A computed fold for a 76-nucleotide RNA from Spartobacteria bacterium LR76, annotated as transfer RNA. It matches the Rfam family "tRNA". Its family is annotated with triplet codon-amino acid adaptor activity in the Gene Ontology. Rfam classes the family as a transfer RNA. Model confidence (mean pLDDT): 82 of 100.

RNA sequence: AGGACAGUAGCUCAAUUGGUAGAGCAACGGUCUCCAAAACCGUCGGUUGGGGGUUCGAGUCCCUCCUGUCCUGCCA
Repeated sequence: AGGACAGUAGCUCAAUUGGUAGAGCAACGGUCUCCAAAACCGUCGGUUGGGGGUUCGAGUCCCUCCUGUCCUGCCA
C1' cells in the first nucleotide's frame, strides 16, 4: 500500500434481511433472611463508531473517515 471481517446498553450478543432498538449478565430497588448469599419480582441504562447521502421510513442500502483483528505485499 491492497484486501477480508468486526464496531449496537457498563460487559457478552440479538434485531425477521428497510417498518415500534431487545435479551442475558452487571448496577439499583423490593420480597425472603437474625444478617448476607442464592432464588424470585421490578426499575434504570442507547448520538446503533463519526460525518454525509438514498428513502414516506435506515442498526440494516450507498459514499467517506476513524478504531480493532486477520491475510497479501513493499522498503530497510